[in-house]
RNA sequence: UCCUCAGUAGCUCAAUGGCAGAGCGGCCGGCUGUUAACCGGUAGGUUGCAGGUUCGAGUCCUGCCUGGGGAGCCA
Numbered sequence: 001u002c003c004u005c006a007g008u009a010g011c012u013c014a015a016u017g018g019c020a021g022a023g024c025g026g027c028c029g030g031c032u033g034u035u036a037a038c039c040g041g042u043a044g045g046u047u048g049c050a051g052g053u054u055c056g057a058g059u060c061c062u063g064c065c066u067g068g069g070g071a072g073c074c075a
Base pairs, nucleotide, nucleotide: 001071002070003069004068005067006066007065010024011023012022013021018055026042027041028040029039030038048064049063050062051061052060
C1' cells in the first nucleotide's frame, strides 16, 4: 500500500430497505429467617464518523476512523 471481515444498550448478540430488540448485568418491588435462585416491573441507544441514494437506511453507495485476518513493497 492492497484485499477481506467486523463496529448496534454496560457485556454478548439479533433486527427481509418499513415501530431499534433479546439474553445477561443495573435499579425498584414480590417471595424467603437471610443470601442465592425464582417471579413482576423499570431505566438504559449520536446503530464508529461524515456525506449520498430513497417516500423511508442499522441494512444500499462513497470517503474516513478503529480492530481482526490475508497479501505485497522497502530496509